[in-house]
Molecule: transfer RNA
Organism: Candidatus Tayloriibacteriota bacterium
RNA sequence: GGGCCCGUAGCUCAUCUGGUAGAGCAACGCUUUUGCAAAGCGAAGGUGGGAGGUUCGAGUCCUCUCGGGUCCA
Numbered sequence: 001g002g003g004c005c006c007g008u009a010g011c012u013c014a015u016c017u018g019g020u021a022g023a024g025c026a027a028c029g030c031u032u033u034u035g036c037a038a039a040g041c042g043a044a045g046g047u048g049g050g051a052g053g054u055u056c057g058a059g060u061c062c063u064c065u066c067g068g069g070u071c072c073a
Stems, first nucleotide, its partner, number of pairs: 001072007010025004019056001028042004049065005
């Protein structure tokens, strides 16, 4: 320098051909306990790395860019 893959909640990851984003764990609240843990229930939490474009509508498609991984030179 070139090819490919990844970037989504605090963490690990889903989201099947575009239709207003979910799960597990963690943290928080409640029940239970003398108390803690475990268990059950509940609520909260994300401008989808950044910018632009296409579209009625973009996590998803296109372009540029940033970061990480990998292969080739």